[in-house]
Molecule: Bacterial RNase P class A
Organism: Candidatus Kuenenia stuttgartensis
Order: sequence, then structure tokens, then C1' cells
RNA sequence: AGAGUGGGCUGGCCGAUCGCUGGGCUGUUAUGGCCUGGAGGAAAGUCCGGACUCCGCAGGGCAUGGUGGUGGGUAACGCCCACCGCUCGCAAGGGUAGGGAAAGUGCCGCAGAAAGUAAACCGCCGACGUGGUUUAGGGCGUGCAAGCGUUUUGAACCGCAGGUAAGGGUGAAACGGUGAGGUAAGAGCUCACCAGCAGGCCGGGUGACCGGUCUGGCUUGGCAAACCCCACCAGGAGCAAGACCAAAUAAGGGGGCAGAUGCGAUGACUGAAAGGUCCUCGCAACGCGGAUCGGCCCGAUCCGUUACGACCCCCGGGUCGGUCGCUUGAGGUGAUCCGCAAGGCUCAUCCCAGAUUAAUGAUCGGUCCCGAUUUUCCUCUAGAAGGGAUUUCGGAGACAAAAUCCGGCUUACAAGCCCGCUCUUUAC
Repeated sequence: AGAGUGGGCUGGCCGAUCGCUGGGCUGUUAUGGCCUGGAGGAAAGUCCGGACUCCGCAGGGCAUGGUGGUGGGUAACGCCCACCGCUCGCAAGGGUAGGGAAAGUGCCGCAGAAAGUAAACCGCCGACGUGGUUUAGGGCGUGCAAGCGUUUUGAACCGCAGGUAAGGGUGAAACGGUGAGGUAAGAGCUCACCAGCAGGCCGGGUGACCGGUCUGGCUUGGCAAACCCCACCAGGAGCAAGACCAAAUAAGGGGGCAGAUGCGAUGACUGAAAGGUCCUCGCAACGCGGAUCGGCCCGAUCCGUUACGACCCCCGGGUCGGUCGCUUGAGGUGAUCCGCAAGGCUCAUCCCAGAUUAAUGAUCGGUCCCGAUUUUCCUCUAGAAGGGAUUUCGGAGACAAAAUCCGGCUUACAAGCCCGCUCUUUAC
């Protein structure tokens, strides 16, 4: 210098004007004034874990859901740290849902003969068994002989039954690898070595596991984010939790007030009838209650009243609305100590949003960044090079915004900065 890898951080800044909102002080009949606080690294997705609240709960089990190498951290976790195994990368590093497939069930597309108690398409063999052809020899029969017929033995060839997982081909995957023996051809069929599995022993480690050695059967496909088995964890709902105040209204509960009389009418009951009793309505004067006039009384006028509820009062209930929960907390910052680390102990110090139609903003100017452009300076390897200053114009500032609060995970993100490490090349 180039290529790469792991981690951390910033998330525009300044000024003016006009606003919004929490708190404090202060003024006013009243709405005002001053001071001060006011989004994020993800406030997001709402995917895990907790605090908190209400409900439930003797104990145990089933079901359901989740988690799954080891050790540690933590309030807890499916998170984090360290390590182990496997795997990708030359490396720094990355990935890993990482218990059990030798308990059982199930699945393995296409291709392929066969996908699991394996399987025979091509190829190889065809020993043993068997059919045929050719050939060599022997026996028997016949013939003077050559020869012919028949039978038998061997060989070669063509087949059949059959054997074979070495080779070819298919596939992600075909029941260990190499060599030798062996065989008709082959094969853990046998042997040596290697790999793997199971078990024993020795050594190291808290442990996962690692290293060594001996023995055994000779070898066992993959899938459990398929059912399932094993171990461990989990009661339910959530701040619209929950508590309080309380217009209105219904149910429900309790309490309250004053009317008697006469006359008339309808009706009902009773009675043999006369009559009596009761309900309703009307009228009369009186009584009672209220309103108006009035400072008060008397009084006048008007209204209501023979009512027991549909009136009035209280309780209750809890809608509209309001208050609390609400932000001081597994809190931030700094330091010592412990730990490889995640993190923990102690001390000091700080207070840092709390809205509810939902505040945290808008406008203007400057500046920062990028591209083009004008002028100019510096450097060298002297170029269509690199760097600095400057003029003008244009562009960009992302992702996204609290809503009970924390710990995580995941996802989104313009532009820029910092640190560790690896590989390659060059110079000293």
C1' cells in the first nucleotide's frame, strides 16, 4: 500500500423570532410574568425473561407448551461470557436447534435393478446341477476292413438354473479403506495395517472432553425445527393491571309531610225494604303547604292538596369526567478491589420526559458534508497526479418518535469517526 476480519462510537451544530408541555416562585376578579426540565440507539417489532397488580392455589399426577454440549454470570431468560465437539476459511475469524436413530412407529421426492431383515440392470463367473454342438480317448455291438451305431470319460463353445456387491451406471446417500491370501468368479470369507463402534484400564481437566493402551463383534445409512423417549422449566390475566373521588341514570335499601266536614252525581257491596258502607268525580267554606306583593306581621291574589308513590330527602350504584398507580430505578457517572470475561463488592457523586388527542415543534439566517465550477499556492515520481485556501451554483442530513418500568433478542438506518487482529506485496 492492497485485500480482509472483529468490535466500539457519533446520529448535525450555532443564533434570532413565534409556539407546545411538566415542575417551582409570584401576581390578578381573571386567562399573566419569571426561572427551570422536555425522546431513541433503536423510543420500532411486541419475540423471550422479570418487577409490579389482581384473581386462583393442601399435596401429587396427567395433558399442553417451551428448553436441550460443559462451566459460569444474572432478579430471571430461549440472553451474555469462557470453554468443548463438529463444520467453513491459508489466516484473523465465521456458523452450529449441539440429549437419544443399538426402545418402538414412520418417512427418504426424482433417478435407479435395489433406499434398508437390502437389492442382480450391465458386467464377471457358471465350480456344483442340467440341455445342445464340436472334438479326443476308452468299452460294447456289427463288419474282412474302412467305417457305422450305441455308451462312457475329458476338453472347448453356446445356453439355462444359479452364484457374485470386486467393476460400470443411478443417486444427497448403495452396508468401511488399502494390500495380500483365497475363489469358478467374488465377498471381513481369512489375515496385516488404518478408520469407526462398544467395553475395560491408565493419565490430564471442576466439566463437556482430550491423549494413550487392551479386548470384542468384525461394521451398525440419513431424518427427532416427524411422532416419540429422556431430563429440566412453566398457575391465569395484564397499567385498558389495580385503587380512590364522583355530574347523570336504572335496579335495590332507608326515611319524610299535611284533611276533616257538608251537599250532589255515577258505580260497587250488603240488606226484604228503608237504609248503611266503600270507590271515583264535582262544588262549598274552613284547614294545611307553596309562590307573589311586603323590611316584618296581619291581609290580599294565584297555585297545589283527601296523596304513601311515578313526590321529597338520604344511602346505594359508578356513566361522563377527574385523581392516584407514574416514574428514585435490578438507575447513571467516577474510583478502589475481585474475575480471562460476562459481571460482582464497596465508596463518592448526580436526579435526567411524564403527555392523554396525546407536548418535545415551525420559520429565517449562518456553518459543517458531497458534486460541479472560478482564482491561486504547495509537494513530488512532473501527471488527465496529490494536497491546501478561495468564488459561485446545486444537492443531502438517514432510520424513526416515549405511553407502567426494567434486562435481552430481532429488524431499520444518510453520512462520518475510532480501535484490535490476519493475509499478500514493497521499502528500510